[in-house]
RNAcentral holds the full RNA, with entries from SILVA. Predicted 3D model of a 682-nucleotide part of an RNA (large-subunit ribosomal RNA, domain II) from a mouse gut metagenome. It matches the Rfam family "Bacterial large subunit ribosomal RNA".

Context: one part of a larger RNA
RNA sequence: UCCGGCGAGUUGCGGGCUCUGGCAAGGUUAAGUACUUAAGGUAUGGAGCCGAAGGGAAACCAAGUCUUAAGAGGGCGAAUAAGUCAGAGGACGCAGACCCGAAACCGGGUGACCUACCCAUGUCCAGGAUGAAGCUGCCGUAAGAGGCAGUGGAGGUCCGAACCCACAUCCGUUGAAAAGGGUGGGGAUGAGGUGUGGGUAGGGGAGAAAUUCCAAUCGAACCCGGAGAUAGCUGGUUCUCCUCGAAAUAGCUUUAGGGCUAGCCUCGUUUUAGCCGGAUGGAGGUAGAGCACUGAAUACCCUAGGGGGCGUCAAAGCCUACCGAAGGUUAUCAAACUCCGAAUGCCAUGCCGGUGAUGAACGGGAGUCAGACUGCACGAGAUAAGUUGGGCAGUCGAAAGGGAAAGAGCCCAGACCCACAGCUAAGGUCCCAAAGUACGUGUUAAGUGGAAAAGGAUGUGGGAUCUCUAAGACAGCUAGGAUGUUGGCUCAGAAGCAGCCACACAUUCAAAGAGUGCGUAAUAGCUCACUAGUCGAGAGGUCCUGCGCCGAAAAUGUCCGGGGCUGAAACACGGCACCGAAGCUAGGGAAUAUAUGGAAAUAUAUUGGUAGAGGAGCAUUGCUGACACGAAGAAGCCGUACUGUAAGGAGCGGUGGAGCGUCAGGAAGAGAGAAUGCCGGA
Numbered sequence: 001u002c003c004g005g006c007g008a009g010u011u012g013c014g015g016g017c018u019c020u021g022g023c024a025a026g027g028u029u030a031a032g033u034a035c036u037u038a039a040g041g042u043a044u045g046g047a048g049c050c051g052a053a054g055g056g057a058a059a060c061c062a063a064g065u066c067u068u069a070a071g072a073g074g075g076c077g078a079a080u081a082a083g084u085c086a087g088a089g090g091a092c093g094c095a096g097a098c099c100c101g102a103a104a105c106c107g108g109g110u111g112a113c114c115u116a117c118c119c120a121u122g123u124c125c126a127g128g129a130u131g132a133a134g135c136u137g138c139c140g141u142a143a144g145a146g147g148c149a150g151u152g153g154a155g156g157u158c159c160g161a162a163c164c165c166a167c168a169u170c171c172g173u174u175g176a177a178a179a180g181g182g183u184g185g186g187g188a189u190g191a192g193g194u195g196u197g198g199g200u201a202g203g204g205g206a207g208a209a210a211u212u213c214c215a216a217u218c219g220a221a222c223c224c225g226g227a228g229a230u231a232g233c234u235g236g237u238u239c240u241c242c243u244c245g246a247a248a249u250a251g252c253u254u255u256a257g258g259g260c261u262a263g264c265c266u267c268g269u270u271u272u273a274g275c276c277g278g279a280u281g282g283a284g285g286u287a288g289a290g291c292a293c294u295g296a297a298u299a300c301c302c303u304a305g306g307g308g309g310c311g312u313c314a315a316a317g318c319c320u321a322c323c324g325a326a327g328g329u330u331a332u333c334a335a336a337c338u339c340c341g342a343a344u345g346c347c348a349u350g351c352c353g354g355u356g357a358u359g360a361a362c363g364g365g366a367g368u369c370a371g372a373c374u375g376c377a378c379g380a381g382a383u384a385a386g387u388u389g390g391g392c393a394g395u396c397g398a399a400a401g402g403g404a405a406a407g408a409g410c411c412c413a414g415a416c417c418c419a420c421a422g423c424u425a426a427g428g429u430c431c432c433a434a435a436g437u438a439c440g441u442g443u444u445a446a447g448u449g450g451a452a453a454a455g456g457a458u459g460u461g462g463g464a465u466c467u468c469u470a471a472g473a474c475a476g477c478u479a480g481g482a483u484g485u486u487g488g489c490u491c492a493g494a495a496g497c498a499g500c501c502a503c504a505c506a507u508u509c510a511a512a513g514a515g516u517g518c519g520u521a522a523u524a525g526c527u528c529a530c531u532a533g534u535c536g537a538g539a540g541g542u543c544c545u546g547c548g549c550c551g552a553a554a555a556u557g558u559c560c561g562g563g564g565c566u567g568a569a570a571c572a573c574g575g576c577a578c579c580g581a582a583g584c585u586a587g588g589g590a591a592u593a594u595a596u597g598g599a600a601a602u603a604u605a606u607u608g609g610u611a612g613a614g615g616a617g618c619a620u621u622g623c624u625g626a627c628a629c630g631a632a633g634a635a636g637c638c639g640u641a642c643u644g645u646a647a648g649g650a651g652c653g654g655u656g657g658a659g660c661g662u663c664a665g666g667a668a669g670a671g672a673g674a675a676u677g678c679c680g681g682a
Stems, first nucleotide, its partner, number of pairs: 001682006011095004017089007026050003032044005054061002064076004098236002101233001105226006116200009125190001127159003130155001134151006163187003167184005202218001204214003211220001239617006249262005263368002265365007274355005279349004288340001289338002294334003299329003305323002307320004371396006378389003401412003416589003421585003427579003430563003436576001439574005449565001455550002459547010476534005482507003487501003513528001517526002590607007618671001620668002623665005629659001636655005642649002
């Protein structure tokens, strides 16, 4: 991992609901007893219970009663009348209550053969080294002290085996071993090691103290019991088909991943509304706008007040390139501003039209309380997030199919079943790959298309407008571009061209600036404006707009799915054709609901679906009754082309060798793929 078997809403009691049956103003027995064919049944048993009358705290009264002074008013009743006893079903309560699962808590016991400490009694420590005190002798002293030599043999002394330990490292890590092996290491007469016997026990012991040890178990051992502890948590929960079909919200919650009530779903009963559009009538302060209020904010004018200056003994007064309330003019801003003010939406209607059971009430049963993305208008955030919070709508959730290369939430479209029929939607029509290498008119040259901004640019198409132009424009070429004058000032110099000034002059001219740029130390020189000639038809500027260009650096491999595409297979506009889905149509079939009706038929509509509600069935194993089958072969097993909408059911053949089926009831140990399920096997 697979296969087989086992494996989870049960049972008792209780009250309420639905259905079925008995009896019915009544219904019904319980214990007990008797009989019996005895885990059963039949009788008997009327105690008790529910109902037929209520009101009141009660006494009590009674179709009424209570309150009260009350013949008032008001409350609860009657009038308007069906119960009860069983059985079945779904849910609930109490019980282990669908199954498995804790860590833990408590009680009673068992453990100190491991290990910790203690007690008693034994035992062990090769060899070597060092050489304390004391003692003896000698020296020494007044006596001492002291010194030297010898002797002696102390020590948690030294070196080092046995023994004990476990510091380093290597190996081992499904090991040789649930702690070991190798090489080194530490202690080794001591707080030493060790044998035997004994003691201390679970909130207890022991502890040279680590939450360390107490039998491979220790922040409280192990065994059995309370015990099926509890688990708002995780996992699992077994046949089929049909009808309908949610929620991820509100309020409250030691509540937030749980619950209760409501909302939304379903089933039943009763009832008669509901919804949409129009019209009409309403409430309202959003978008926008505005500045009349409240605030914010800009410039100027005017001016109270303040600052500064002048003045002065003090002042008055005057001035002010300072600040500036109020007021005025101009121009602005606001979710918590409004003199204004929509569109939608909302409310209402014995009105008009549409729809056709969609509404409501009561009762039984739920599930849901983590929502997600997209569009629109907002808050938070950074006008960030596949972010977060609400509002409106859609889709997913619970929705398959087609498109978007691929894809929960986007676009199209809602799958009852069958088939090699047709038409379309979104999206497409060169090839992969179904359908136009289609048509018309333009655009793009960037592979733009097929990623991006501020900004930049004689890219190119369209439009508008202005100026010049056959009295010759624009560009090119030829020629001129002068004189007063080197303008004045400044300056070493300043001559058109460092700088400053200016009435920016005047003359000759076809024209020529007191000079556009280069240049010189300053001149010089080159050039421009301007003019003529030549040439011979358009030229130049500004604005709007379509499509392009640059801006453009990232990590597996290049921003079309790929190939590939340029009068397109790109972009824009236009019309035509075709392809394209489980959409629609046509053919066949089934089911559900409604109507008619007699579930026979016809007509119409419907038939995606998670949680969940409701309905109808299939299969298994006992039992009861009836009827069948079987050694001329039961069950089981194997094979098989039959049959039913499904669960399933037959027939035949083989195998097997003794039981078994059908119908009608009734009862359940009643359906397996999942639970890191349990047991067995491979």